A computed fold for a 72-nucleotide RNA from a Candidatus Omnitrophota bacterium, annotated as transfer RNA. The coordinates come from a structure-prediction model, not an experiment, and the mean pLDDT is 82. Its Rfam family is "tRNA". About the family: Transfer RNA (tRNA) molecules are approximately 80 nucleotides in length. The RNAcentral record of the sequence draws on ENA. Lineage of the source: Bacteria > Pseudomonadati > Candidatus Omnitrophota.
[in-house]
RNA sequence: GGCCAGGUAGCCAAGCGGCAAGGCAGCGGUCUGCAAAAUCGCUAUUCACCGGUUCAAUUCCGGUCCUGGCCU
Numbered sequence: 001g002g003c004c005a006g007g008u009a010g011c012c013a014a015g016c017g018g019c020a021a022g023g024c025a026g027c028g029g030u031c032u033g034c035a036a037a038a039u040c041g042c043u044a045u046u047c048a049c050c051g052g053u054u055c056a057a058u059u060c061c062g063g064u065c066c067u068g069g070c071c072u
Base pairs, nucleotide, nucleotide: 001071002070003069004068005067006066007065010024011023012022018055026042027041028040029039030038048064049063050062051061052060
């Protein structure tokens, strides 16, 4: 330098056009003599960034950055 995969909450991770699931962690409630456990609720106003297409973009297209892999 070329090609491929990925970048989504503090962490892991699904979603691939119609306003983002789940788990862990955290916070609050119930329960308990106090805790733990259990259970209920809450948490994504830049889905890496910039532009484009579209009525509508996390999703599609182009570029940039970062991570991993392959080739030279």